[in-house]
């Protein structure tokens, strides 16, 4: 160039057949502890990369942009 596959919470991932966006870790708070650290409660945290389409209804399906990483050339 061309092809496949990924982007969702701060950081790594879920999310069935298109019907309420979720988990662990970090953080924050409180609990144990002579601190710390581990443990144990809980609170908070989202333009789901970007734009447009279809659709009652999109993280999901189409179409174009960005970005990464794999194979071709």
């Nucleotide at each position: 160039g061309g092809g496949u596959c990924g982007c969702u919470a701060g950081c790594u991932c879920a999310a069935c057949u298109g019907g309420c966006a979720g988990a662990g870790c970090a953080u924050c708070g409180g609990g144990c502890u002579u601190u710390u650290a581990a443990c144990c409660c809980g609170c908070a945290g989202g333009u789901u990369c970007c734009g447009a389409g279809u659709u009652c209804g999109a993280g999901u399906c189409u179409c174009g942009g960005g970005c990464g990483a794999c194979c071709c050339a």